Predicted 3D model of a 73-nucleotide RNA (transfer RNA) from a Myxococcales bacterium.
[in-house]
RNA sequence: CGGCCCGUAGCGCAGCGGUCAGAGCAUCCGUCUGAUAUGCGGAGGGUCGGAGGUUCAAUUCCUCCCGGGCCGA
Numbered sequence: 001c002g003g004c005c006c007g008u009a010g011c012g013c014a015g016c017g018g019u020c021a022g023a024g025c026a027u028c029c030g031u032c033u034g035a036u037a038u039g040c041g042g043a044g045g046g047u048c049g050g051a052g053g054u055u056c057a058a059u060u061c062c063u064c065c066c067g068g069g070c071c072g073a
Stems, first nucleotide, its partner, number of pairs: 001072007010025002013022001018056001027043005049065005
C1' cells in the first nucleotide's frame, strides 16, 4: 500500500428494510434454606463505533472516516 472480516448492554454474542432493539452470563432485589450454593421469579443497564447518503421507514443497504483481526505485497 491492496484485499477480506468484525464493531449491538459490564462480557462473549443473536437480530428478512417496518413490531418495543434481544436472549445468555454477570450485577441488584425477591423467593427457597438453619445458613451457603443450586433452582425459580423480577429489575436496572444501549448515542446499535462516528458522519453523510438512499428510502415513506435503516442496527440492517451504499460511501467516507475511526478502531480491531486475518491474508498478500
Rfam family: tRNA. Rfam classes the family as a transfer RNA. Gene Ontology term of the family: triplet codon-amino acid adaptor activity. The prediction has a mean pLDDT of 82. NCBI's taxonomy places the organism under Bacteria, Pseudomonadati, Myxococcota, Myxococcia, Myxococcales.